[in-house]
RNA sequence: CCCGAUAAGGGCAAACCCAUCGCAAGGUGGGGGCGCAAAGCUACGGGUCCCACAGGGAUCGCCGGGCUGCCGAAG
Numbered sequence: 001c002c003c004g005a006u007a008a009g010g011g012c013a014a015a016c017c018c019a020u021c022g023c024a025a026g027g028u029g030g031g032g033g034c035g036c037a038a039a040g041c042u043a044c045g046g047g048u049c050c051c052a053c054a055g056g057g058a059u060c061g062c063c064g065g066g067c068u069g070c071c072g073a074a075g
Stems, first nucleotide, its partner, number of pairs: 002075001003072002011036002016031006034061001040067003044064003047059005
């Protein structure tokens, strides 16, 4: 470095519910906990979704890329 354990200490948080913002997709906060070793960040490529559709927007917990990062058994 690859890799990722019935390891240790921690972390994040799906559905659903409440509040709130948004035309919407969806965002944010609280509860919740299905999952996650990058489920940290980034719309760069593809996908999907929305709309007041020459266009604008959402999603990185859909896949890939880029940047960064905790721990350390076996191999």

Description:
c-di-GMP-I-GGC riboswitch aptamer from a Candidatus Acetothermia bacterium, 75 nucleotides, folded computationally. Its mean pLDDT, the model's own confidence on a scale to 100, is 90.